[in-house]
Molecule: c-di-GMP-I riboswitch aptamer
Organism: Cerasibacillus quisquiliarum
RNA sequence: AGCUGAUAAAGGCAAACUAUCUCGAAAGAAUAGGACGCAAAGCCAAGGGUCUAAAGCAAGAUUUAUGCCAUGAUCGCCUGGUUACCAAA
Numbered sequence: 001a002g003c004u005g006a007u008a009a010a011g012g013c014a015a016a017c018u019a020u021c022u023c024g025a026a027a028g029a030a031u032a033g034g035a036c037g038c039a040a041a042g043c044c045a046a047g048g049g050u051c052u053a054a055a056g057c058a059a060g061a062u063u064u065a066u067g068c069c070a071u072g073a074u075c076g077c078c079u080g081g082u083u084a085c086c087a088a089a
Base pairs, nucleotide, nucleotide: 004087005086012038013037017033018032019031020030022029023028036076042082043081044080046079047078048077049074050073051072056068057067058066
């Protein structure tokens, strides 16, 4: 240095849930609290998966609903890329 990751050390992040004169059509995101967990649960939407369906298209209805579809979201779904603390075997 690389690979690897323990009954090591110092730390880190923060699920569900709750709150909000927040943003958004929604999914969801942000902030605060809170810890389920995480050796990349740091970052990137590059490939896939999943979620939502505004606009659009189609049919249909007569004032209320349907189907398709990301350009939206998710990195704490996977793969990949990239950066990084410590160090036992």